RNA sequence: CUAAUAGAUAACUAGGGUUCCGGUGAAUUUACUUCACGUCUGGUCCGAGAGUUGUCAACCUCAUGAGUAGAGGUCACACGGAGGGAUAAAAACCCGGGAGGU
Repeated sequence: CUAAUAGAUAACUAGGGUUCCGGUGAAUUUACUUCACGUCUGGUCCGAGAGUUGUCAACCUCAUGAGUAGAGGUCACACGGAGGGAUAAAAACCCGGGAGGU
C1' cells in the first nucleotide's frame, strides 16, 4: 500500500404512525349505518449497524479417532446530518458501519 473476515435469525423494547379494532364527537335512514378526530391512554400492525436476551454459524483450545447435537473459550469498537423511499401512514425501518466527523 492492497485484499479478505468481523455473520444470520427469533422474541422483546426504545420509538412510530393510523389500514383494522376500540374510544370520543357529530349526523340521521336507528342500521352488521355514515362522517371526522392519533394534540385518543390503548389492542392488531411497523420497529433498531451503533438497544436487550436467546438460538445458530464462524474461529481457537481440549478430548476422541468407537460413540456423541462432546466440553470450554472468543464473537470487539461504533459520533453521524440533510434529503429521498416503502407501507394505510410514520419512525432510531431502508438508502446507511452512507455523506461527513474523530